[in-house]
Molecule: Glycine riboswitch aptamer
Organism: Pseudomonadota bacterium
RNA sequence: UAAGACCUGUCCGGAGAGAUCGUGAGGCUGCGGCAGUGAUGCCCGCGGUACGCGCGACGCCGAAGGCGCAACCCGCCCGGAAACGCUCAGGCAGAAAAACGGCAGGGUCUC
Numbered sequence: 001u002a003a004g005a006c007c008u009g010u011c012c013g014g015a016g017a018g019a020u021c022g023u024g025a026g027g028c029u030g031c032g033g034c035a036g037u038g039a040u041g042c043c044c045g046c047g048g049u050a051c052g053c054g055c056g057a058c059g060c061c062g063a064a065g066g067c068g069c070a071a072c073c074c075g076c077c078c079g080g081a082a083a084c085g086c087u088c089a090g091g092c093a094g095a096a097a098a099a100c101g102g103c104a105g106g107g108u109c110u111c
Base pairs, nucleotide, nucleotide: 003110004109005108006106007105008104009103011102012101013100018058020057021056022055023054024053026051027049028048029047030046031045032044033042034041035040059092060091061090065088066086067085068084072080073079
């Protein structure tokens, strides 16, 4: 000092599929009731609410992670990887996250 691998990041880009249904306790809110002169309050009643949360049911997605290997690679076997397959996990408005790519930085290994 160039490149590759690895690590880091308030950085940039970054797909798919339910704002599904039921139910429970809440939050917010309307009306009423009760208390109060009133402001207002209430562990009270009825209703509304994509405000999230728990539980259950059905449907769906693949690009965290995980698992698998017909073809493919390794002369064969063994074995091996994926953007392929599965869907355990995860996810199905937006946001967030996100494989992967770019950019910036770091220092270790190879040369």